[in-house]
RNA sequence: CCCCGACAAAGGUAAACCUGCUUCACGGCAGGGGCGCAAAGCCGACGGGUUUUGGAGCGGUUGAGAGUUGAACGUUGAGAGUUGAGAGUGAAGAACGAAACUUCUUUACGCUCAACCCUCAUCCCUCAACCCUCAACUGCCUCCAAGACAGCCGGGCUGCCGAA
Numbered sequence: 001c002c003c004c005g006a007c008a009a010a011g012g013u014a015a016a017c018c019u020g021c022u023u024c025a026c027g028g029c030a031g032g033g034g035c036g037c038a039a040a041g042c043c044g045a046c047g048g049g050u051u052u053u054g055g056a057g058c059g060g061u062u063g064a065g066a067g068u069u070g071a072a073c074g075u076u077g078a079g080a081g082u083u084g085a086g087a088g089u090g091a092a093g094a095a096c097g098a099a100a101c102u103u104c105u106u107u108a109c110g111c112u113c114a115a116c117c118c119u120c121a122u123c124c125c126u127c128a129a130c131c132c133u134c135a136a137c138u139g140c141c142u143c144c145a146a147g148a149c150a151g152c153c154g155g156g157c158u159g160c161c162g163a164a
Stems, first nucleotide, its partner, number of pairs: 004162002012037002017032006035151001041157003046154003049149009058139008067130005074123001076121004081116006088109008
C1' cells in the first nucleotide's frame, strides 16, 4: 500500500413514531427517539428500480342531444271482404184490369251510404336495440414532461481503526 472485517479501541450515524416548519404532491429540514448500519459518507448530470404531480392515448360507468331499425296506441288516406239500409235494372209469381199502367213478394246484378274487420302508407307520442358526438367521474395499462427516493440494488469518488 492492497484485500479483508474482530464479542478490539476511539468514535460516527439515526428506522418506525411524535412535534414544528416547508412542498401541488411524493418528499425535505430541525428537535425528540433508536430499528439498525463497516461506508446507512458523497454522487439523482452513471445504470436499473420504486414513486409523486400534470397532460395525452385507451378502457369502464353515468347523463344529454341527433340518426337508423323494430314494437304498441292514436290521426288521416287508399284497397279488399262481411253485414245492414236506400234507390235503379233484369227475371218469376200474385192483385186490379181487355191491355197498358200501377202495387206487393221473391231472386240476381251494378251504384251510394254506414258499421265491423284485414292489409299498406303518412303523421304524432311512448318504449327497446344499434350507432355517432359532447360532458362528468374513475382506472388495471401505455407514452410524454417536470420532480422525489443514496437506509432499494449495482456502479463511481472519498474515508477511521488494524486482529485473524

The prediction has a mean pLDDT of 79. Predicted 3D model of a 164-nucleotide RNA (c-di-GMP-I riboswitch aptamer) from an Armatimonadaceae bacterium. The sequence was found by an Rfam model in a public genome assembly. The model forms 94% of the base pairs in the Rfam consensus.